Predicted 3D model of a 540-nucleotide part of an RNA (small-subunit ribosomal RNA, 5' domain) from Desmospora activa DSM 45169.
RNAcentral holds the full RNA, with entries from ENA and SILVA.
[in-house]
Context: one part of a larger RNA
RNA sequence: GGACGAACGCUGGCGGCGUGCCUAAUACAUGCAAGUCGAGCGGACCGAUAGAGAGCUUGCUCUCUUGAAGUCAGCGGCGAACGGGUGAGUAACACGUGGGCAACCUGCCCGCAAGACUGGGAUAACUCCGGGAAACCGGGGCUAAUACCGGAUACGAUCUUCCCUCGCAUGAGAGAAGAUGGAAAGGCGGCAUCACGCUGUCACUUGCGGAUGGGCCCGCGGCGCAUUAGCUAGUUGGUGAGGUAGUGGCUCACCAAGGCGACGAUGCGUAGCCGACCUGAGAGGGUGACCGGCCACACUGGGACUGAGACACGGCCCAGACUCCUACGGGAGGCAGCAGUAGGGAAUUUUCGUCAAUGGGCGCAAGCCUGAACGAGCAACGCCGCGUGAGUGAGGACGGCUUUCGGGUUGUAAAGCUCUGUUCUUCGGGAAGAACGACAGAAGGGUGAAUAAUCCUUUUGUGUGACGGUACCGGAGAAGAAAGCCCCGGCUAACUACGUGCCAGCAGCCGCGGUAAUACGUAGGGGGCAAGCGUUGUCC
Numbered sequence: 001g002g003a004c005g006a007a008c009g010c011u012g013g014c015g016g017c018g019u020g021c022c023u024a025a026u027a028c029a030u031g032c033a034a035g036u037c038g039a040g041c042g043g044a045c046c047g048a049u050a051g052a053g054a055g056c057u058u059g060c061u062c063u064c065u066u067g068a069a070g071u072c073a074g075c076g077g078c079g080a081a082c083g084g085g086u087g088a089g090u091a092a093c094a095c096g097u098g099g100g101c102a103a104c105c106u107g108c109c110c111g112c113a114a115g116a117c118u119g120g121g122a123u124a125a126c127u128c129c130g131g132g133a134a135a136c137c138g139g140g141g142c143u144a145a146u147a148c149c150g151g152a153u154a155c156g157a158u159c160u161u162c163c164c165u166c167g168c169a170u171g172a173g174a175g176a177a178g179a180u181g182g183a184a185a186g187g188c189g190g191c192a193u194c195a196c197g198c199u200g201u202c203a204c205u206u207g208c209g210g211a212u213g214g215g216c217c218c219g220c221g222g223c224g225c226a227u228u229a230g231c232u233a234g235u236u237g238g239u240g241a242g243g244u245a246g247u248g249g250c251u252c253a254c255c256a257a258g259g260c261g262a263c264g265a266u267g268c269g270u271a272g273c274c275g276a277c278c279u280g281a282g283a284g285g286g287u288g289a290c291c292g293g294c295c296a297c298a299c300u301g302g303g304a305c306u307g308a309g310a311c312a313c314g315g316c317c318c319a320g321a322c323u324c325c326u327a328c329g330g331g332a333g334g335c336a337g338c339a340g341u342a343g344g345g346a347a348u349u350u351u352c353g354u355c356a357a358u359g360g361g362c363g364c365a366a367g368c369c370u371g372a373a374c375g376a377g378c379a380a381c382g383c384c385g386c387g388u389g390a391g392u393g394a395g396g397a398c399g400g401c402u403u404u405c406g407g408g409u410u411g412u413a414a415a416g417c418u419c420u421g422u423u424c425u426u427c428g429g430g431a432a433g434a435a436c437g438a439c440a441g442a443a444g445g446g447u448g449a450a451u452a453a454u455c456c457u458u459u460u461g462u463g464u465g466a467c468g469g470u471a472c473c474g475g476a477g478a479a480g481a482a483a484g485c486c487c488c489g490g491c492u493a494a495c496u497a498c499g500u501g502c503c504a505g506c507a508g509c510c511g512c513g514g515u516a517a518u519a520c521g522u523a524g525g526g527g528g529c530a531a532g533c534g535u536u537g538u539c540c
Stems, first nucleotide, its partner, number of pairs: 001540004006536005013386006019379002021344001026342003030339003035078003040075002043072003050065007085297003095221007104214002109210007117151004126141006157180006164173003186202006223269003230260003235257008272294004276287004299320005322333004350376001352375003358372001359370004389419004399410004423481001425476005438462010484529005489510003495524005505512002
C1' cells in the first nucleotide's frame, strides 16, 4: 500500500447492487418449511334437479325415491432419496485431475418391437363389542380396486451341449438343440347397436437400444511433527464357498507366511476438498465467507425396513443423555429448514408479503402444495453513484486568534444581490416490461369409418402482478432541514499562542515532558480524507 463475512470510538443526508452467528454441531417456546391424485377403489356427509304420495291456507309444508355439483377420512398410486441447512467428523480414492468396468444398476423421459387372455381369496374404511387418563390398541361381522395371489401365452433371461467370428486377458458377440422358470390394469371420452363392437387418449406388461443419474477400481497431486521408527493376524496371498446390482478378505472354511516402512510406514496434532478469493511484476505466500461442483452429517451411538434410488434432517426400531405430559400403569419430542428465543460472544437481521415470474412434486386438466424462489424490512457491513448549492459580492464588516501595536490572519469566507431546483416536504398523475402458459370459440392439419372424440399449429376473445400506488413524471414550497473524523517533531502533507513543568500525559519506530514544549492539554490557524474518518485484529 492492498484486502476483510469484521469489531470498537466519534459522526451520519439519499439511492442502486451486494453481504450479514467466523463463537456453543449449545438448548429450544410458537407458527410455517411435502404433498398431491375422486379421470385407480369402496364408502360417508351435504344435497341442486326430477318424480311419486299425503296434508290442505291451491301454492306452500311434510314423507319417500332419484341423485348433478361439492367436501371428507380410509384403501391404492406417485412424490417424500429432490429442493433447503451445517462443517462436527474425515489426512481418506474424501477431493482435484486423467483413465478403466470384458465386474455393474438406473423410477420418471425418448426410440423400436410385441402384448394386454383367464380365474381366485382377502382387507381397511364402515358396523358391533371391549381395554386405556392419554398415545393408541384388541376381537367379531361386511365390502372394492390400477391393492394382493394363481393359470395361460412369449421375444428375451439362466443353465448344459455344439458350432462360428473376434479380443491383450478373466472373455465378448452371433446361431442351433434341450432343460428351468418368468408378464400385465384399467380409467376417462366419442360413435354405434337388439347385441357382439369400432375408436381416441392417459395409464399398464415384456424385451432391446438410448438418455440421465449413480456404484466400483486404478495412476498422479495437495498439511505439520522423526523430541512419533518400526507397524500388521483377516494381517498379505491362494483355493473354494457365501454375499452383493457388481469386482474384491467384503465375509467364512482350509492352505501358504506373507504385506507395509527414511521415496517416512505407524502414531500424534490439525483440517471438509475444489472451481475460486486476497496479495504480489512474477515466482510465490495466505484463505476456502458469499456463488458453483463434490463429500460428510442431521440430539449421541447402533440397526435394518420400504423402495429404481436411503441405511433416510421434518420415516421406523433399540440403547443413551436431555426436555415435556401423566390418572404413576405409561406416553411425547429432536430448528446444522425459514423466521424467532435464551445462552455464549467484540460481533451478525423480520416470529414480513406472494406463489406474479423461474424451478420442483402430484394431477388428463382446472388446479393444489412449495420459508425452494421472487420480493419487501433491518444494519454505512462493503462497493458504486449523487447531494449538502451556483454566480456575484471589499467598507477586506463584526467577532475570534495573533502582534514588533503599524498591522497580520480567519477571508469572497459571511451578510447582501441574482439564479437553479438535487435529496427532502406536500399535491396530482402513474407505469413499461416481467404474461408465457391457462380457459372458451373459430380455421387448418394428424389419428380415425367419421361432420364424435382427441392431439398439434394459427387466430380471436376472457381473466391472471407479490414487488407497488413502487420506479418515474408534473406543479407548488423554502437556502431554508443535510459534515464530520483524523492529523500538523522526523518518517509524513500541515504552526503559532496559552496552560502544565520528568507532573499530568503522548507514543507505530526514533523518541517528547525536569519553566519560553511546532511532540502533553486547550484555542486559533493549517493539512488529509469525506458520509464517512480513525483505531484494533488477520493475510499478502